A computed fold for a 1501-nucleotide RNA from an uncultured rumen bacterium, annotated as small-subunit ribosomal RNA. Its Rfam family is "Bacterial small subunit ribosomal RNA". Gene Ontology terms of the family: structural constituent of ribosome and ribosome. RNAcentral holds the sequence, with entries from ENA and SILVA.
[in-house]
RNA sequence: GAGUUUGAUCCUGGCUCAGAACGAACGCUGGCGGCGCGUCUUAAGCAUGCAAGUCGGGCGGCAAGCACCCUCCGGGGUGCCUAGAGCGGCGGACUGGUGAGUAACACGUAGGUGACGCACCCUCUGGACGGGGAUAGCCUGUGGAAACACAGGGUAAUACCGGAUAAGGCAGCACGGGCUGGAGCCGUGCUGGGAAAGGGGCUAUUGCCCCGCCGGAGGAGCGGCCUGCGGCCCAUCAGCUGGUUGGCGGUGUAACGGACCACCAAGGCGAUGACGGGUAUCCGGCCUGAGAGGGUGAGCGGGCACAUUGGGACUGAGAUACGGCCCAGACUCCUACGGGAGGCAGCAGCUAAGAAUAUUCCGCAAUGCGCGAAAGCGUGACGGAGCGACGCCGCGUGGACGAUGAAGGCCGGAAGGUUGCAGAGUCCUUUGGCGACCGAGGAAUAAGGAGGGGAGCGGAAAGCCCCUCCGGUGACUGUAGGUCGAGAACAAGCACCGGCUAAUUACGUGCCAGCAGCCGCGGUAACACGUAAGGUGCGAGCGUUGUUCGGAAUUAUUGGGCGUAAAGGGCAUGUAGGCGGUCCGGUAAGUCGGGCGUGAAAUCGCGGGGCCCAACCCCGCGCGGCGCCCGAUACUGCUGGUCUUGAGUCAGCGAGGCGGAGGCGGAAUUCCUGGUGUAGGGGUGAAAUCUGUAGAUAUCAGGAAGAACACCGGUGGCGAAGGCAGCCUCCGAGCGCAUGACUGACGCUGAGGUGCGAAGGUGCGGGGAGCAAACAGGAUUAGAUACCCUGGUAGUCCGCACAGUAAACGAUGCGCACUUGGUGUCCGGCCAAGAGGCUGGGUGCCAAAGCAAACGCGAUAAGUGCGCCGCCUGGGGAGUAUGCCCGCAAGGGUGAAACUCAAAGGAAUUGACGGGGGCCCGCACAAGCGGUGGAGCAUGUGGUUUAAUUCGAUGGUACGCGAGGAACCUUACCUGGGUUUGACAUACAGGGGAAUCAUUUGGAGACAAGUGAGCCGGCUUGCCGGCCCCUGAACAGGUGCUGCAUGGCUGUCGUCAGCUCGUGCCGUGAGGUGUUGGGUUAAGUCCCGCAACGAGCGCAACCCCUACUGCCAGUUACCAGCGGGUAAAGCCGGGGACUCUGGCGGAACUGCCCCCGACAAGGGGGAGGAAGGCGGGGAUGACGUCAAGUCAUCAUGGCCCUUAUGUCCAGGGCUACACACGUGCUACAAUGGCGGGGACAGAGCGGGGCGAGGCCGCGAGGCGGAGCAGAGCGCGGAAAUCCCGCCGUAGUUCGGAUCGGAGUCUGAAACCCGACUCCGUGAAGCUGGAAUCGCUAGUAAUCGCGCAUCAGCACGGCGCGGUGAAUACGUUCCCGGGCCUUGUACACACCGCCCGUCACACCAUCCGAGCCGGGGAUACCCGAAGCGGGCAGGCUAACCGGAAGGGGGCCGCUCUCUAAGGUAUGACCGGUAAGGGGGGUGAAGUCGUAACAAGGUAACC
Repeated sequence: GAGUUUGAUCCUGGCUCAGAACGAACGCUGGCGGCGCGUCUUAAGCAUGCAAGUCGGGCGGCAAGCACCCUCCGGGGUGCCUAGAGCGGCGGACUGGUGAGUAACACGUAGGUGACGCACCCUCUGGACGGGGAUAGCCUGUGGAAACACAGGGUAAUACCGGAUAAGGCAGCACGGGCUGGAGCCGUGCUGGGAAAGGGGCUAUUGCCCCGCCGGAGGAGCGGCCUGCGGCCCAUCAGCUGGUUGGCGGUGUAACGGACCACCAAGGCGAUGACGGGUAUCCGGCCUGAGAGGGUGAGCGGGCACAUUGGGACUGAGAUACGGCCCAGACUCCUACGGGAGGCAGCAGCUAAGAAUAUUCCGCAAUGCGCGAAAGCGUGACGGAGCGACGCCGCGUGGACGAUGAAGGCCGGAAGGUUGCAGAGUCCUUUGGCGACCGAGGAAUAAGGAGGGGAGCGGAAAGCCCCUCCGGUGACUGUAGGUCGAGAACAAGCACCGGCUAAUUACGUGCCAGCAGCCGCGGUAACACGUAAGGUGCGAGCGUUGUUCGGAAUUAUUGGGCGUAAAGGGCAUGUAGGCGGUCCGGUAAGUCGGGCGUGAAAUCGCGGGGCCCAACCCCGCGCGGCGCCCGAUACUGCUGGUCUUGAGUCAGCGAGGCGGAGGCGGAAUUCCUGGUGUAGGGGUGAAAUCUGUAGAUAUCAGGAAGAACACCGGUGGCGAAGGCAGCCUCCGAGCGCAUGACUGACGCUGAGGUGCGAAGGUGCGGGGAGCAAACAGGAUUAGAUACCCUGGUAGUCCGCACAGUAAACGAUGCGCACUUGGUGUCCGGCCAAGAGGCUGGGUGCCAAAGCAAACGCGAUAAGUGCGCCGCCUGGGGAGUAUGCCCGCAAGGGUGAAACUCAAAGGAAUUGACGGGGGCCCGCACAAGCGGUGGAGCAUGUGGUUUAAUUCGAUGGUACGCGAGGAACCUUACCUGGGUUUGACAUACAGGGGAAUCAUUUGGAGACAAGUGAGCCGGCUUGCCGGCCCCUGAACAGGUGCUGCAUGGCUGUCGUCAGCUCGUGCCGUGAGGUGUUGGGUUAAGUCCCGCAACGAGCGCAACCCCUACUGCCAGUUACCAGCGGGUAAAGCCGGGGACUCUGGCGGAACUGCCCCCGACAAGGGGGAGGAAGGCGGGGAUGACGUCAAGUCAUCAUGGCCCUUAUGUCCAGGGCUACACACGUGCUACAAUGGCGGGGACAGAGCGGGGCGAGGCCGCGAGGCGGAGCAGAGCGCGGAAAUCCCGCCGUAGUUCGGAUCGGAGUCUGAAACCCGACUCCGUGAAGCUGGAAUCGCUAGUAAUCGCGCAUCAGCACGGCGCGGUGAAUACGUUCCCGGGCCUUGUACACACCGCCCGUCACACCAUCCGAGCCGGGGAUACCCGAAGCGGGCAGGCUAACCGGAAGGGGGCCGCUCUCUAAGGUAUGACCGGUAAGGGGGGUGAAGUCGUAACAAGGUAACC
C1' cells in the first nucleotide's frame, strides 16, 4: 500500500496478501564452473580404522640385519647399526567436538586486586662443591582362561636422598623514612630454614663454544578472585532465610572471603519484585526494519559449561583432566563363571529416530601446534578432493537473415485471427561439454656449500648475528590456463492467468469431481474445477510448506487511545513514589564542551586493490557504549538563606431537603367500637375468584397502629459519591463573599492501605398500617408456571452487625493555567439606591474558534497545555474454569486457556417496515342495491384414472386463462401401420421422364404395384431451361430442453403522482438540497416562501366517442309548406325547413357577481347556459418492481434427436370421474308463471352469403327463390314494459335436471363426442354456514339484440340499446396507496431478523472415586571411593645414632564429611479415567416467541 464487516458511507477493528531472509524440507525439473554450507530431531546407542606424541645430544640396554672370529654344526662370541619395550624429560590442561546443565559475576562492558599465581619464551644477575641409597627394564621362578599380578636376584641416569655454600629471595622479631583511601613501598639489624645435572661439539689437555641445571629480579603473555552497569517470562510465586547476617579466633588457599570450623550477637533480603516456578549457553554478530525496534545466537571468532550418569581425589606451573586414575549406577561386550573390558558431544562410518543433513577419501606440500640441538617425527588441527542446485555468484543451451505469414494446433458463422520470423530454409559463430596436445602457480628457502659484512674480543679454529648466490621438497594434479579439432552439434523447465496481481479463450464437468492465502468459485454456456491452445512471470531452476522481521502507528520511546467503537477505578482520604512557586549564594550528580583510554579480529559502512566480471579475498579509515582527566553552570538535582502570589489560619457576614440525636404535627390508609341505613359492594376489555341479610359498600362519631410527608416545588438548593424533603430544638461538618492580619511552598497527584458506599440480600432483637417477591385462587390463552384481577408471606420501617455490588452514568479521573459572545437561574459583594451596571462562587440553555468518524462538545470542554493515577488492545468461549484472598451464606475481588469465527462494532445515509405519530386519497370501510358460498347444469382447474387423458398458465397478477369455437382435421398425446434427401427450402452430380390428368389391383388408409392418355419453351438438332421420378452427398425437419441465456409482446403495483437530470450550494463521505415548508388540487395541479436556479420522463392538454348549436351538403334517409296520388302509405313531383346522416366550425375560460382566502393559487354560493368548475366515456400506463408470464404465436443463443424426439396414415385420446375449488347459467317463484292482445331500439352482419313474400311440417326445418355487395334488400317478430284473463303459496300451471321415444340440420362421418325440435318423464332446489364479490348514475339491477370464431356447435367473450334505482353520517376500524416525521439489531428489506431448552453428530475443555509417572524438599537409616583428622597394629633403603633406637615414609584400624541406595512425610507438575458439568461447531429436526418498530407487558443494569 491492497483485499475483506454495509444496499451504500465514514470511522474503529481484527483477519489476509504483495517484500526480504533461511543450516531448511517436499513436488516437478536439471547443462557447466567458482565460492561457501551440510543431524536444527534422542547430550539416544555404537562395529572398525585413525584423531598425541616426541627426545638415543638424559639412562641402562638390545631382537633382527651387516661384518669378522670360533664351532662339537645345535650354535656361540665381538664390532657396527637400529626397531620394539623400559627408566627419565617435555607435551597429553593446547587443538578438535557438543550445548545437556546454567537466570549465575556464567556472559558483555568498564574497573579493582594495597588480597594473588605462572611451566615453556625474552632480558638482566648470581651460582653449579662434594657424597649416598634405590628401582624398572633384564634374569630366574610362581599364580591366572584372560586382564594382569606376585616373589627372588642384579643395574643406570638430567630419576631419588642427605651434606656444603647463600649475593639476592622467603619467614619471624625490632627500628627508621617519606608516600598512600587501603593490608603497600623503601631502608637497617638479628635469627631461622632453603639450591643445582648433566649432555654434545671442537680442541688436545687445558680450555672454548652450544644445549640444558639451580637461586634471584624484571618483561611478555596467560590465569585466579572482587566490583559498578547491562541483557528472559510468570505476582494465579509475596513473603524468604540456620552458615542464615555480622563479629572474635582459627582452618584452608597462590590469594580475599561464613569458603570451612568453634564461640558470641540477632541479624540479612524483599513490590526498584526477594523466595518460588518455567524457559534458556552468553557475546562479537546474523536476519529484518527508514529508523527506533523486533527476532535470532547455524557457519566464522571470543568466553563459559560438559565429555555414558553421579561422586572423588592424585599428578602437575596449570585439571578436579573428552581419547588419565579410583568408586558407585545403568548399559554393552569377553569369560574356562573364578573374574575381566568399554565410553565417537574428535574424523570418517553404522543403527534407531526423523520431513531432513555427506566419504569408513588423499596429504602433512602449505599454515599452525607438540617434542627435538637439528635432520626430523607426529598431527581426521589443517590443506585438499568426493557427495548434495542447500545457498550466493557467473556462464551456456546459439546468432543473423528469412512471409507462400507453410503445415499442424487453437479460436471464429464467415472473412479471418493466433501460435509466428516462430519453424523450414540460407549464411555465420564455437563459450561450456567432448577428443588431442602443451602446461603455470601455491615453494619460502631449510640442511649444506660459496662469497661478503658485523658484534665480541681471544693466540687460533670452530662458534654467534646479518646480506647475496647455488641448492632439495606438491596431497590437490597433468589442476588453473593455453593451443588445435569436429560440430548447432550434447544442454529448459516450473508456477501462474476471478479481484488483490502481470497474464484468456475453447471444451469437459454440473454444489459432482474439485479449487482456495483472504474475499470466495462449482447446482448446464465456470476467464475461479480438469484439459487444451494462447498468454504472463521467473529461469537451472520454479513452486509449496515451515519459521522470523516487515507491512502492523495492531503494545504506539520515536508513534495510539479511553462521552457513544475495547477502555475512567462507585466515591473519598492518604502512604510510598512521580511532579513542583519566587530571588540570592554554594556545589557540580544530571547536562554541555575539549582531551585521553577502551570499544579484539572477522562482519558491516565508506575509499582503494586482487582473481576476465561477480560471488569471494586483501589493505586503509569509520563504528551511537563504558571509563579517566580538565573545563562550563543556563536548566534540573543537592545544600544554605530570602520572598508572598500557591496553600493555609484567625476575625465579619451569608445561603442550604448536608450529617447525627431528641421531640412535635396534620391529611390519608387500614383496623376496632358505636350510630344511621339496605342490598348489594368490589373488580375488569369483559368477567370471575373475593366480600355482604351473622347487615357489607355508603355515611357519622370515637379510638388504635404503622409508614410516608400533598401544596410550596423549580432544568431550584446541599453533599466527594451513594444520596438528602412536614415542623422545632441540640450537636457536628462542609461551602461562598468582603476586608484586614498572620504562617511562609507547608503544594498537586496518588500504586498498595483505610473509610464511605442505592436497591436487593444475611444474622440477632424489635415493629408491621399500606405496598408486596414467593405462594394460592380467578381470568386470558392452543398452552399461560406471565401480562389483568382477588388475596398474601418474607421484605419494605427501627437498633446493632455483615455484605460491598449497579446503566454506582455526565456511560466524560483529579488538580492548575489559558481561550469569542449571547441568554436564564440560585447565593454573596460593590456602585446606584429606580430600571440597571460591574464583580465572585454555583447551576442551565444557545452559539464562535478549535476539536471530533460522525453524533456532538464548546470557560461546568470532548478546545489549548502541564502534572499524577486508573484502564484498553478483534468477536465468541467468559467475567467462565482454576488457584489465591474476603464473606455466616448468597456471593464478591483477582482472572485464564484450549477451541472457534471473518468478523464483532460506532456514527451517520438511503430505503423498507412498525399491533409509531401527523396529513390525505381509493366502492377501502361505512351507508345501500344485487350477487357468490347451499341446488341442478355448463365451463375451467386440482386430484385421481388411463395406452393417452398433449402442453402451458398456479396467492393477489392461474382456474368461461392461451381456446375468437378438440366429432375427422385442428393435435402437439396414445396404439398400430408406413417412410428415410424426407411433408417443406436452396443448390450440385449421374440416370430417367413433359408437366399433368384419368384409371386398375391389394390395403383401414398412408402406401405399394401397375395401365392409359398426354408429349412444353429456347434454339448453334444436340443440348439447355421449367417441372417430375430414382441414386448420391450437402442439408432439411423437431410444438424436443432451457422464459434462470434472450428479443419482442403482456400482466401487476397503477391513471397511483410520482421518478430523475444539469449547474450551483451543503456534507470527509454515502448522500442531501431542488422534490422539504405554508396553502391548494383529481394531480410534483397551481400560488407563496426558501441555496437554490432551471430542465426531462410522468399529470393535464393536444386525439376519438358522446351531450348543445351554427354553416355547408343532402340519397337509399327526412316530409313542414306547394302539387299529384292511394283503401292506406314520402307512394310520386318536388323541397333543403325539421328529424337524421357526416364534414367543417362555435361553445366552458372560475370569464361574470357576492363571500372566504394572503391583494395569491384556489375554494363556497349565485347568474346565465345544452353543458359547468376535469361535463360523461375512451385511447394514452413515468423511473422501476415481481430472475412475474410466454422457447407451444413469432424470432433467437446454447444443448439434444437425425431409418427418429423428423414425416405420413387409420383409429383412439384431449369429452375419463369417488372427489375438491374457481367462474357462470337456470332457479327456488305471485314485483311471478302461463295464455291472449298491443308498443318502442341501437349497433352490427350478409356473395360457397343474408335470404323476403308464398307453400309444407305442431316444431326444429323443408320446398322454393324475389330482392340485396346494402341509410335501398335480407337477417329481423326486439324483450322486459303495457292491456285482458287464469293460477293462489302448493315442490305447485314454480323449477327444469335426468331419462325414454321420435325427429331436424350441418358434415365424407354425429357410437365414443354436435346443436336444435316435438311427445313423454319431472331430480335437486322453498333465498343458501363460516366466509366472500360487484357497483356512487343513465351507474347497479333487469331486459332482450348483434357480432367475431365458425360446415355445425356459445350459459363464454366482445359490442348494442330498452327499463332504470338505493345510499355515502363519516374516515374510528379492514385492504391498497401518496407525502412528512419517528424508531429499527430489517436491506432476500416484517412472509424480515432473532433467543433459549430439547434431540443427533463431532471437537476441545473443566470437575472427578482413583491409577501411573516426574523433578525437587525435609527427617531418618545405610554408606563406596577419597581428602582431612585421630590411633600407633604391621612393614620400612637413604638422614641422626656406637648400638638400642629415633625421625620420616607406606600399609592398617578408626572418626567427620559424603555419591548412589532405602524408609517416611507433605507439597508441586504432568499423563490417564468410570462418571458428571457446561462450551463450541454442524443446508433444510422439536417446542415455544424473549429481543429488534410502543416487538404487541418499553428495554436494560